[in-house]
Source information: This is a predicted structure of an 83-nucleotide RNA (c-di-GMP-I riboswitch aptamer) from an uncultured Anaerolineales bacterium. The prediction has a mean pLDDT of 88.
RNA sequence: GCUUCGAAAAGGCAAACCCGUUGUGAGGCGGGGACGCAAAGCCAAGGGGUCUCUCAUUCAGUGGAGAUAGCCCGGCUGCCGAA
Numbered sequence: 001g002c003u004u005c006g007a008a009a010a011g012g013c014a015a016a017c018c019c020g021u022u023g024u025g026a027g028g029c030g031g032g033g034a035c036g037c038a039a040a041g042c043c044a045a046g047g048g049g050u051c052u053c054u055c056a057u058u059c060a061g062u063g064g065a066g067a068u069a070g071c072c073c074g075g076c077u078g079c080c081g082a083a
Base pairs, nucleotide, nucleotide: 005081006080012037013036017032018031019030020029021028022027035070041076042075043074046073047072048071049068050067051066052065053064055063056062057061
């Protein structure tokens, strides 16, 4: 130095809920707020799951479009350095 791993330290992020805003909707954004998180940083143009649709349909359903990275696997990058 690298890989694995996750004690300590320094920090980081921010669930539910509330307010505002936006969207048909799932949801997104901002503020408050902390359930938790060693990647809860990024990727929806890697695979699956779940959810939505004022769309289509042969209307059990399926197709198409969208959402979700804090659903799982996966990819890329990253702070610290005990056992």